[in-house]
RNA sequence: GCGCCCUUAGCUCAAAGGUCGAGCGAGCGUCUCUAAAACGCUUGGUGCGGGUUCGAGUCCCGCAGGGCGCA
Numbered sequence: 001g002c003g004c005c006c007u008u009a010g011c012u013c014a015a016a017g018g019u020c021g022a023g024c025g026a027g028c029g030u031c032u033c034u035a036a037a038a039c040g041c042u043u044g045g046u047g048c049g050g051g052u053u054c055g056a057g058u059c060c061c062g063c064a065g066g067g068c069g070c071a
Base pairs, nucleotide, nucleotide: 001070002069003068004067005066006065007064010024011023012022013021018054025043026042027041028040029039030038047063048062049061050060051059
């Protein structure tokens, strides 16, 4: 330098163009003499800039970061 893949919650991952979810974590509560466990509730996110579309996490272009391969 070229090609391919990845980027969504604090972490690990879902989400075939139509309300962004789960587990773990964290906070609060129930239970308990207390704590743990268990259960309930809450918390919090689409890397950045454009484009297409009535509508974009999803499709297109560029950029950035990470990974693999080739040179």
Molecule: transfer RNA
Organism: soil metagenome